RNA sequence: GGCCCCGUCGUCUAGCGGCUAGGACAUCAGAUUCUCAUUCUGAAGAUCACCGGUUCAAAUCCGGUCGGGGUCA
Numbered sequence: 001g002g003c004c005c006c007g008u009c010g011u012c013u014a015g016c017g018g019c020u021a022g023g024a025c026a027u028c029a030g031a032u033u034c035u036c037a038u039u040c041u042g043a044a045g046a047u048c049a050c051c052g053g054u055u056c057a058a059a060u061c062c063g064g065u066c067g068g069g070g071u072c073a
Base pairs, nucleotide, nucleotide: 001072002071003070004069005068006067007066010025011024012023013022018056027043028042029041030040031039049065050064051063052062053061
C1' cells in the first nucleotide's frame, strides 16, 4: 500500500429504513437482614466514532476521514 471485519449507556452487547435506541453486569436509592452478602423493587445512564450524501424519514443505505483487528505483499 491492496482487500475484509468492527466502532451503540462505565463494561459487554441487541438492532439490518419509521423503537420512548432494548437487555445483562456495574452504579445509586428503597425493601428484606442484628450487620454484611444474597434476593426483590425502582432510578439514573447512549447527539449510535467523525464529516458529507440519498430519503418524507438514517444507528441502519452510499462516499470520505479517524481509530482498532485480520489477511496478502
Molecule: transfer RNA
Organism: bacterium